[in-house]
A computed fold for a 1490-nucleotide RNA from a metagenome, annotated as small-subunit ribosomal RNA. It matches the Rfam family "Bacterial small subunit ribosomal RNA". RNAcentral holds the sequence, with entries from SILVA. Its mean pLDDT, the model's own confidence on a scale to 100, is 83.
RNA sequence: AGAGUUUGAUCCUGGCUCAGGAUGAACGCUAGCUACAGGCUUAACACAUGCAAGUCGAGGGGCAGCAUGGACCCAGCUUUGCUGGGUUUGAUGGCGACCGGCGCACGGGUGAGUAACGCGUAUCCAACCUGCCCUUUACUCCGGGAUAGUCUCCUGAAAGGGAGUUUAAUACCGGAUGUGUUUGUCUUUCCGCAUGGGAGCGACAAAUAAAGAUUAAUUGGUAAAGGAUGGGGAUGCGUCCCAUUAGCUUGUUGGCGGGGUAACGGCCCACCAAGGCGACGAUGGGUAGGGGUUCUGAGAGGAAGGUCCCCCACAUUGGAACUGAGACACGGUCCAAACUCCUACGGGAGGCGGCAGUGAGGAAUAUUGGUCAAUGGGCGGGAGCCUGAACCAGCCAAGUAGCGUGAAGGACGACGGCCCUACGGGUUGUAAACUUCUUUUAUAAGGGAAUAAAGUUCGCCACGUGUGGUGUUUUGUAUGUACCUUAUGAAUAAGCAUCGGCUAAUUCCGUGCCAGCAGCCGCGGUAAUACGGAAGAUGCGAGCGUUAUCCGGAUUUAUUGGGUUUAAAGGGAGCGUAGGCGGGCUUUUAAGUCAGCGGUCAAAUGUCGUGGCUCAACCGUGUCAAGCCGUUGAAACUGUAAGCCUUGAGUCUGCACAGGGCACAUGGAAUUCGUCGUGUAGCGGUGAAAUGCUUAGAUAUGGCGAAGAACUCCGAUUGCGAAGGCAGCUGACGGGUGCGUAACUGACGCUCAUGCUCGAAAGUGCGGGUAUCGAACAGGAUUAGAUACCCUGGUAGUCCGCACGGUAAACGAUGGAUGCCCGCUAUUCGGCCCAUGCGGUUGAGUGGCCAAGCGAAAGCGUUAAGCAUCCCACCUGGGGAGUACGCCGGCAACGGUGAAACUCAAAGGAAUUGACGGGGGCCCGCACAAGCGGAGGAACAUGUGGUUUAAUUCGAUGAUACGCGAGGAACCUUACCCGGGCUUGAAUUGCAGCCGAACGAUCCAGAGAUGGUGAGGCCCUUCGGGGCGGCUGUGAAGGUGCUGCAUGGUUGUCGUCAGCUCGUGCCGUGAGGUGUCGGCUUAAGUGCCAUAACGAGCGCAACCCCUCUCCCCAGUUGCCAUCGGGUAAUGCCGGGCACUCCGGGGACACUGCCACCGUAAGGUGCGAGGAAGGUGGGGAUGACGUCAAAUCAGCACGGCCCUUACGUCCGGGGCUACACACGUGUUACAAUGGCCGGUACAGAGAGCCGGGUCUGCGCAAGCAGUCUCCAAUCCCAAAAGCCGGCCUCAGUUCGGACUGGGGUCUGCAACCCGACCCCACGAAGCUGGAUUCGCUAGUAAUCGCGCAUCAGCCAUGGCGCGGUGAAUACGUUCCCGGGCCUUGUACACACCGCCCGUCAAGCCAUGAAAGCCGGGGGUGCCUGAAGUCCGUGACCGCAAGGAUCGGCCUAGGGCAAAACUGGUAAUUGGGGCUAAGUCGUAACAAGGUA
Repeated sequence: AGAGUUUGAUCCUGGCUCAGGAUGAACGCUAGCUACAGGCUUAACACAUGCAAGUCGAGGGGCAGCAUGGACCCAGCUUUGCUGGGUUUGAUGGCGACCGGCGCACGGGUGAGUAACGCGUAUCCAACCUGCCCUUUACUCCGGGAUAGUCUCCUGAAAGGGAGUUUAAUACCGGAUGUGUUUGUCUUUCCGCAUGGGAGCGACAAAUAAAGAUUAAUUGGUAAAGGAUGGGGAUGCGUCCCAUUAGCUUGUUGGCGGGGUAACGGCCCACCAAGGCGACGAUGGGUAGGGGUUCUGAGAGGAAGGUCCCCCACAUUGGAACUGAGACACGGUCCAAACUCCUACGGGAGGCGGCAGUGAGGAAUAUUGGUCAAUGGGCGGGAGCCUGAACCAGCCAAGUAGCGUGAAGGACGACGGCCCUACGGGUUGUAAACUUCUUUUAUAAGGGAAUAAAGUUCGCCACGUGUGGUGUUUUGUAUGUACCUUAUGAAUAAGCAUCGGCUAAUUCCGUGCCAGCAGCCGCGGUAAUACGGAAGAUGCGAGCGUUAUCCGGAUUUAUUGGGUUUAAAGGGAGCGUAGGCGGGCUUUUAAGUCAGCGGUCAAAUGUCGUGGCUCAACCGUGUCAAGCCGUUGAAACUGUAAGCCUUGAGUCUGCACAGGGCACAUGGAAUUCGUCGUGUAGCGGUGAAAUGCUUAGAUAUGGCGAAGAACUCCGAUUGCGAAGGCAGCUGACGGGUGCGUAACUGACGCUCAUGCUCGAAAGUGCGGGUAUCGAACAGGAUUAGAUACCCUGGUAGUCCGCACGGUAAACGAUGGAUGCCCGCUAUUCGGCCCAUGCGGUUGAGUGGCCAAGCGAAAGCGUUAAGCAUCCCACCUGGGGAGUACGCCGGCAACGGUGAAACUCAAAGGAAUUGACGGGGGCCCGCACAAGCGGAGGAACAUGUGGUUUAAUUCGAUGAUACGCGAGGAACCUUACCCGGGCUUGAAUUGCAGCCGAACGAUCCAGAGAUGGUGAGGCCCUUCGGGGCGGCUGUGAAGGUGCUGCAUGGUUGUCGUCAGCUCGUGCCGUGAGGUGUCGGCUUAAGUGCCAUAACGAGCGCAACCCCUCUCCCCAGUUGCCAUCGGGUAAUGCCGGGCACUCCGGGGACACUGCCACCGUAAGGUGCGAGGAAGGUGGGGAUGACGUCAAAUCAGCACGGCCCUUACGUCCGGGGCUACACACGUGUUACAAUGGCCGGUACAGAGAGCCGGGUCUGCGCAAGCAGUCUCCAAUCCCAAAAGCCGGCCUCAGUUCGGACUGGGGUCUGCAACCCGACCCCACGAAGCUGGAUUCGCUAGUAAUCGCGCAUCAGCCAUGGCGCGGUGAAUACGUUCCCGGGCCUUGUACACACCGCCCGUCAAGCCAUGAAAGCCGGGGGUGCCUGAAGUCCGUGACCGCAAGGAUCGGCCUAGGGCAAAACUGGUAAUUGGGGCUAAGUCGUAACAAGGUA
C1' cells in the first nucleotide's frame, strides 16, 4: 500500500466481497511447562445451607454457663494432707442475655431505572450543614422519678404478647450558673455586581449546658470560636436517534405575603397578574447509567464503556417516615402487592444485584477452599475481638509474554509410500537407521529465602510526659513455595488450517450438475490443481481454524476529503421573512483571533527515559499533553460604534424597442350548415376495399345568408417575457428592457429554509357556446385473432366567464449572484467617430466555430461544464417504490411528504470492435429479368423417411443428407438375426516343455463348421541338436463395442468471395484507430491520384497442365505427295518422312499500334494487323477464419467398456420387406415422330483367368471351331445424320410397365434375390396445380461411344469421350447470396439475438381486514393503608410528653371514556424469487404505427 467482481474488449460511475487489528467471547480438532492479568455479556429470574458487623465490664444492674477462691457436706486413699463429687457464696477471672455508648450511612454487589445539573468540566454559595480528628477559651453545681434485665404470674402451636413486685447507669427529666451562643432594640465602622453583608467597643431584655469512669495518671462530658475532612445547593458549556412527534404548559411563568428546610427556591399555601417554553427543535416516542478510559485509524474521526478508579442510581415491587452528625437506610422499621415457607388454620416468617453454592435461562462464564501473616476498616485505654474488605490457594488455552519438545555429523541418497519419467532416474529426504554431544523441561534426592522496614509484651535510658532510643520476648496463611545443588537419560512433550484466482502452497485415484464445496468470482453433466481420499507442499505453531461483533481498507456521508448536462442528484418559475454572506477610507473598542503568565485538568492508563522480577509480559519511579477558567498584553483580519466616499444598488431626465400583459372593439380567407339556382349519376375513401352520402337529385359549381374557431404570406439559428408562454389589424390602460447624459441618494446589496404568488396540456364544478377537430363509443376493413394501426361517423372535450387543481422529457435534462481569463464570424436593438466601406468603435442581447483549461468520454469553451467567492436546493448500489402506513391539501381525480421487510451482484454512463436492421448509399453474381430445356402429374429404377420384422447392420439430415460412404449385398462381402461350435482363441509372435515331418487322398457321421478313419509322406547335422510343423502352459490377443463434444489426418460450406493481417511511426487515458478511408478504375485491397502515414506478409494476378496457330528436332506400330511392286480390294510390300499425326522444344497477345475520352490508372471503337484481343477457352490451385459442420465404420489414436464373449468359425436368413411420404433419375405421352431397308463420319479408353476378327450353326441371347493382339500394329465400335419406303392423329405401327410360356450365360448355387434373348400379353400416360431446378457458346439441348468396380449383375448411377448444335440478356426496381462505406442498437451463444405483461404452480416477506389478545403512559370519578404535618388533647404522666378523635396528602385498588403502540386472524391486495408451463409480441433496428 491494495485486490477480486458489471464488458467480446475499454474507460468511468457504483455497490458487493477479501487481505489487517481487536474481544469478558463461543464452537471444532489438538494440547508439555512457567509468570502475569481475566472469568453470568442471557432471567434487576427464583433461591436450600454456611459465613459476610460488631465491639466496649475502664458506663450500668447483674450472674445463665465456664474457671478460680472461700464455707459446709459426702466418698476414696499413699490421712498435719491430697483427690473426686454435691450444696452454697459475684469474692475473683471473666461473661450469655439486658440497659447504655460508638459503629451499623463505610467496605462489598448490581446497572433495573434515569436523556436528567444524572455525568464531565469550569465558576459561585454574602443562601448552607459537618460525628469521630486538630487548635483555642470557659465550665463540669444541686436534685428527681422511671425502665429493661432479674423474679412471680397469665396467654399463644409458634413468632411472641400481657400483668405485677423490685432495681442501676455516661439512659431520661427539673432547677442553678452563662465565659459564650441565639433573637430583638440602640450604636460605630467597613465591604460587595445586586438582593445585601462583615466586623467592633459596648448597653439593655429574653432564651439556653454538662457525666462520669478507672489501676490516680489520665480519660470522658458541656458551651463556643477556628481548622481539616465529608456533604448539600445554584449556574455557564458539553452530553444518542426519530419532525411519518409541531405546538407544549394552569403551580404553569412572575409578583406580594406566609409556611417549611441546614440552606435558596412554587419546595408548599393564600391572593394578584397572564405569562413561560418552542424550528438554535419545545412537547412526545424510542434507546441508554455517565466519565477517566478501551479498540481501530496516518490523522480527523468511528465504535465501545467488561476488569481497575471517580460519580450517580438501586437493594423482591410500590409508598412512607423514624433514629441519627450523616439514611428516607442491601444483611433496620411501618404499610400495600406478588411470590415462597411454617402452622394446631387462629396466625406467623422471609428477601444472595455480599462470598461460596443450587435450580432455571443460555452458545457460554469457576471452589459451598485457607488466613486475618500483611494492607485497610469498626469498637476498645490496651491486650484484643470482628472483618467472604483484603491477601492467598483451587478450576478454565479464555488472553498476553516467556521456555521446551533436542543439537552436530550422517548416502552421487536404504526400505516402504506416492506420483512423474526421456526408464537413466526424480520425490518423500539428512529425513530415518547409525555415531557423538547437551540436559532447559521431566522424575528422584538434598539444601532453602525475602515478604516482619512494622507492631506487641516486659524491662531500662533520655528528654520537650508522650515520643525517641535500647535490651529482651513474640507474631508467616501462602510454604518447605520461589530459588540453588546433585543424579538419571533423548529420555516425558505437535498439531491445526489451507493448496482455482484474490492468496503462500499440486499431483494421482474415486465421483459424474450426483454426492458435495463456496468469503466474492464461481467449481461438479466421465480425463475436476475448486467435491471425497491419498501423497506431497505452504502458512502458523501449544495452538490452529470457524462463527459473532467493532474499527479499518471505504475519499462508500467527503471538516480534513466527494459530487449534481448524459452515471444517483438543480426545486417548474418568481417575490420575499428569518438566517448566511457582503464595496472603499479614517478613527474607536477588544467579542471572535493571537501571545505570555497563573489555576485546574484525581490516581491509574498513554508517551518518552530509567529501575526491579534470569528475559519478556508485568510492576515501580520520573517526565510530557489538548480542554475550561482567570489575568496581562497585541490590534492585521472578522465583529461593535462613529464619521466620510462613490465604483455596487437605486432615483430623475432624453432617445429607442418588442408576436410581454389585461379588457373592449374590428377584418378577410377557409370550413361546415341553411336556402335558391345550374347540372346528372355517381360521390367519398383506401395498399385494395367496404361502412357512409346520393334519382326524395348527392358530389361538382354560382348567388345570398348564418355560426363558431383559428389567424395564410411576412417568418428567420428573429423578437419579448421570471418561467409557463406570447403572432390578423387599430386604439385605450398599466408593466418591462436597452442605450445616452452624470444631476441626486449614499452600501440602501446578494442569496433565501418556512411563507406568498404565478404556473402548458389533460382533468373537475357552475353558467354559456359548439364551425372544425375529436378520447369514449358504433360500424367497415385488415388479421390466426385485432378490444389497435387504416376508413366512415361521433359524445365529452377543444372556445368564453368565474372557481378549483398544481403536475410535465415544466429540458439548455445545465439554480441564482459577482469578478477574472486568447480569438474569428453571423445577426437583433441603441450610442459615438471617420465619411459611405460586408469601415472603425462602444454597450446590451441571440447563434455558429475554435486556443488555453476542464471533462470518464461525448463534449463545454466570455451565454463555461474554465479559474475563484457567497447563498439556496438535491444525491449516496439495483429492485421492492415514488409503493405502504401516517399526516397535510383537494369536490373528486389526485398531489405533497415518504419508509421497511425481502431480494440481486450487479444496475448504470460514455466510447470501441463486430454482428444485425421489414436503415441509407455504391457495387457484383444465371440473383432477378429476357430465353431454352427440365422437375412437381404417369410407369419404372434408385436413395431416404416411416412402418413392419427374429433381423430389416451402421453412418450421412436446411443450404453443405437423400443414384451419399457403396467405383458393383445371390454365398462371400456383412458389421444385423436364428441355430450349431471354439476359448491363448480366426491371424502374427517371444519363452518353456512334449511330440512329430508338415500335409493328408479315400471313406464314414453331420446342414456345415467339425469330428473320426487314415493310403501316402521330410531336410541339415559336429549326432548334442537345429530347421519346419503340431500340441500343452504362459506372456502379448481380439472387438465395425462407446465417445467426431478428448483427438490426428482428410473432407464439405461460406467462396475462387476479395478479403485477412503485421513491423515502425502517428492519434487516443484506454479498448482501439490510422495504414485498409476519400475520388476515379478494375474480374480483383487490380491499379492511379490524394493522404500521418511509410513499408511488408498471406490471399488476387502470374508462374503449372490441357486446348487453339506457327516454327524446329525426331519418324515406328503412325502417314502416303512423289518413284516402284502386288491384289478382287486395302500403305498390302519396297521406299520416303513432304503432309496429317505422335513425342519433345520454342514462338505468339503486351491495350503493343491508331482514333477519341481521361491528370493518371484506365475506358470506348462492326479500327488495323493477327490463328487468337483485352483474363482467348478449360483445369489444377481455396487467405485469416466460420459452422464444438462430417467421419472413432477407411486409417491412426487418448480414455472407458467386453474377455467360455460385445472375440471367433460355420449353415440358413436379412440388408431386396411395403397402407404410405419425399429426393434424384430413366422411359414416355408422339409426325422436328415411330418402324423397315440402304448408306457415311468420331474421340477417348480398355484388353491374356482377357479383347476378339473371320467361318459355320441358331430368329436371338449364344454355341463350336479358327487365327490374331501383351497393342499408334490386333480388337471392341458409333448414333443422331443422309437416301428410300410404310404409318396419318388414334391410347395408335405412340408408350412400353406388368404377366404367361420358352430359352441363353455366369456361378458350388439364380426359390427368397441375377442379367440377357425369343414369342405372346399390352397397364398408366394425350405435356403435368401451387411451387421449383439448370444453363450466357462449341454453352443449353440432343446423339451415341468408352472405362472403373466386376464370375455375373439389378448401371437408367458415377467418371470420361466425341458428333450435331441453338435462343436470349432492355436493364438492376424487386427475390436470394456476397463485398465496401455510413447510420441506429437495450444484440456479443451476436436477430434462430434480446425481451415485456397477464394467467397457471411452488416458496418467502409485507400492506389492508370483521374481530380477538396484550403493553406502557396519561385523564376523570369513587375508595384509600402506613406515615409526616395540622387541629384536638376533659384520658394517662411529677414533668417532658403521649393515647384518642378529626382533617390534608398519598401508594395501592375499583369504575369509565379516549389516545398511542404491539401480536394474531377467515379473507383480500400488490411485491419478490423459482433450467426447460400457457397466451400473445409491447420495447431494443425506422423493432415493422419512431